Model confidence (mean pLDDT): 81 of 100.
Transfer RNA from an Acidobacteriota bacterium, 73 nucleotides, folded computationally.
Its Rfam family is "tRNA". Rfam describes the family as follows. Transfer RNA (tRNA) molecules are approximately 80 nucleotides in length.
The sequence is in RNAcentral, with records from ENA and MGnify.
RNA sequence: GCCUGAGUAGCUCAGUUGGAAGAGCAGCGCACUUGUAAUGCGCCGGUCGGGGGUCCGAGUCCCUCCUCAGGCU
Numbered sequence: 001g002c003c004u005g006a007g008u009a010g011c012u013c014a015g016u017u018g019g020a021a022g023a024g025c026a027g028c029g030c031a032c033u034u035g036u037a038a039u040g041c042g043c044c045g046g047u048c049g050g051g052g053g054u055c056c057g058a059g060u061c062c063c064u065c066c067u068c069a070g071g072c073u
Stems, first nucleotide, its partner, number of pairs: 001072007010025004019056001027043005049065005
């Protein structure tokens, strides 16, 4: 230098053909318990890596840049 994959909640990851951003764990509250843990219910938490474009509408499609992993030379 070139190619491929990845970047979404504090962490691990889903997100189908473009049509309301989700789960588990963690955190907080309540219930339960003599108390703790476990369990149950609820809540909080997101500029979807940055910028631009297409579209009525973008996490998703296009361009560019950044970061990480792997490969080729």